Model confidence (mean pLDDT): 77 of 100. This is a predicted complex of two RNAs, RNase P RNA and transfer RNA, with 458 nucleotides together. It holds a member of the Rfam family "Bacterial RNase P class A".

Parts: sequence; structure tokens; C1' cells
RNA sequence: UGAGCCGGCCGGGCAGCCGCGGUGCCUUUCGCGGCAUCGAGGAAAGUCGGGACUCCACAGGGCAAAGCGCUGGGUAACACCCAGUCGAGGCGACUCGGAGGAAAGCGCAACAGAAAGCAAACCGCCGAUGAAUCCCUAGGGGAUCACAGGCAAGGGUGCAAGGGUGGGGUAAGAGCCCACCGGCGAUCCGGGUGACCGGGUCGGCCAGGCAAGCCCCGCUUGGAGCAAGGUCAAGCAGGAGAGAACUAUGAGUGGCCCGCUCAGGUGCGUUGCACCGCUCUCCGGGUAGACCGCAUGAGGCGGCGGGCAACCGUCGCACCAGAUGGAUGGCUGCCGCCCGGCGAGUCCGGGUACAGAAUCCCGCUUACAGGCCGGCUCAUUGC
RNA sequence: GUGGCCGUAGCUCAGUUUGGUUAGAGCGUCAGGUUGUGGCCCUGAAGGUCGCGGGUUCAAAUCCCGUCGGUCACC
Repeated sequence: UGAGCCGGCCGGGCAGCCGCGGUGCCUUUCGCGGCAUCGAGGAAAGUCGGGACUCCACAGGGCAAAGCGCUGGGUAACACCCAGUCGAGGCGACUCGGAGGAAAGCGCAACAGAAAGCAAACCGCCGAUGAAUCCCUAGGGGAUCACAGGCAAGGGUGCAAGGGUGGGGUAAGAGCCCACCGGCGAUCCGGGUGACCGGGUCGGCCAGGCAAGCCCCGCUUGGAGCAAGGUCAAGCAGGAGAGAACUAUGAGUGGCCCGCUCAGGUGCGUUGCACCGCUCUCCGGGUAGACCGCAUGAGGCGGCGGGCAACCGUCGCACCAGAUGGAUGGCUGCCGCCCGGCGAGUCCGGGUACAGAAUCCCGCUUACAGGCCGGCUCAUUGC
Repeated sequence: GUGGCCGUAGCUCAGUUUGGUUAGAGCGUCAGGUUGUGGCCCUGAAGGUCGCGGGUUCAAAUCCCGUCGGUCACC
């Protein structure tokens, strides 16, 4: 100098005028007014994951369903974060990973190819036997052809062809045998909290892939959601039908099954009837106002300490949005930044991202004009 | 607040269940033929980031995850 990797941060500034919402104080003719103060974000968004909170349910067992799935740690919790292991990619900084099990079972693999999952033989290699011809020839041997059979070294196909190299062996070959290497299983030693790593011995010679196909194994899991839920006020109109007593029926629990729990009261002349209450279904009517929940919190900022880090501990400081048709805005001037123009100057014109609270919090993901900072890698050149 | 479905050629759709050779169909477009000309008709052709990104796999429109857009339903 060029090309790249990773992380963090900001996201217009100042002044004036007008306006809106919350809170406090003052005044008041109770309508309001005045003063002070506070008033969107890094994502407030998507609602994807996890909780807090509230209400309902809750003896127990089984089946099913869903989710999670290397190790250690962090956290209220998580599918999040940090640190590692292993695998894949990259020259590298670094990035990505849903990474339990394929010698429990089922299933799948198009096309090509001889053969694709207790493998197979197209070309090829070898060759008992037979025939004729040819060559050498004492017997006999060799070549060509046909063919029972043997082989898997070489060629070819494919994502994948049942380890690799070398030697022995053989008619030709082959883990058929041997040595080394790779991989697998068992076992032992060393290191590590662990995933795992390094090494030794033995074994049979090799056991393929897909579980983000079914499945198996391990772990986890009640439901609903601030329109949760509560208080007050206002308002109307109730009616009809069905059901309920013991190996039965109904209701609750629940995705399902077993099981469990519940099935009330009053009156009358008591095998019963009536009424009140309960459960379900249908028809009809009313409200949609105020307040609480609701903002002091797993919170924020700063210092110190522990930890590689995520994070934790402790001390100090401040209180920092709370609407409910929904406030947080508009205008002007100067400056900053970007784009365009020409008459080229302290010029003119235009623009200034994504977006925007609604019970709250922790994460993830997505959108974003422009800008700042830090660490690292590779290549080239100069000293 | 909660739960589904869809995205494939210019348009409307199939294919996704059970992954496989070059992703098809109708309409439309273009060219040629037929006709005096046009239409109908006949023949042929072009036209696809399978919404986007990543992953699993030998191989992805199809399986999985994330994301964007559209649409429907309930309180």
C1' cells in the first nucleotide's frame, strides 16, 4: 500500500416561539389558569425462545404427544450466553455445526453399471477336457478355436464396488498368509472435573451411508393469559327444556384410558310429590365507565474486588415515559453531514436512516442514511 | 393476545405425502402454416434465483431451522 477477519460504540448539535401528556406546588369564579420538572429505542418491531405476575386445576398409575440431545460453567429460566472437545471449510485471522444410538429392528439409494447390501462377473486373467490346423520335435511341448469351471489383480460405471502399500503364495488370483500403516472392538497405563487426548497389549482381518425417514435410548413438560385478575359505579328481564343415587348415570380431573373425587337442602300424609339450589342446552336482555393491577426494578450508572470469559459480590449515586381513539410534535435561524447544479463562492436548491412504548423483564432474529474506535490475518514493497 | 394456511413461467395451478435422470399443464407471448385480410385452427419455439438465507444428504421445489411477504380464523 492492497485484500480481508473479529469486536465495541454513536445514531444529529445549539438557540427562540407555539402545542401535547404525566407528576408536584400555588391560586381559584371549581370551568380552568400559572410556575417547576419529566416525557421512546437500539431495535420500542417480529412475537421466535424463556420467565416474573394473576386466575383455574391438582391422590396416583399407564399410554400417547410435544420439546430437548458433545462437555463444563453462567442465569430466575431458556432452544440464550461464555469457555472448551470433536468434525467440516479457509493459506490465515477466523467461521459453521440439531454433534446420543446405524454389530435392536423396519425402510430408502434415481440414472449409470455385470453387480448396490446374507454382493456380483461385461471386458479381462487362468484353465481340466475336446477337435482340427500350424510350428518345434525322440517322448512331448507351444499357438489358435470351442467350452464345464476357477478368480477378483487390472479396465469400465457410480456419491458409494466390502481397507492401503510391499512381500510370500498360486494355474491365475484373493487377508489365503506375513510385515507396516489406517480404521474397529476389548482391555490396561498416563493427562484432563469432563467431552476427549496420547500411548501399550490382544482380537478377528474390515463390520459402508441416511435417524433434519420410522424407530430405540436418556431427560423435561398442568391449562390459560393484563381483554389475566380485583374493587366501585351504572343498568336490565327473565323464560323454556333436559339431567342427577351405588357393579348404573352425570359432573370434575384429562390429549386418552384406568383410577380417584363429588352428586346438596327444605316442606308435606314417608316406595312419592312440590319448591329452592346445582349442571348442561336453547331463546332473550344489559354493560363496555372509573380505579387498582401499573412501574423501585432478576432495573440503570459509576468505583472496587473475584473469574480466561459469560457472569458474580460489594459500596456509592440518582429516581429516569405511563397514554387509553391512545401524549412524546411543529415552525424559524445558525452549524454539521450527504446529493445535485452552475455563474465556481464562506454560492444556490434539495435531503438528513430504520422506526416508534401499551403488564414487566432476560435473550434471539429482522430493519437501519451516515460515522467513530480497538484488536488481528494474508500478500507485496522499502528500511 | 392466540392458532392455522399459502408463496413454483406474464396469469391460474399440478408436482412436496414416499427426496432422484432435463420441474410440467392450460391460458397468454413470439415465429411459421392456413386465409384475399383478421380470428378460430395446425406446427414449433422462447419463457423458472421453485419468496429469501443457511443446513442435512451422493443428490433438496420436496426434509429441517431461521427469515420476509400475503391471507384466514378465534377471544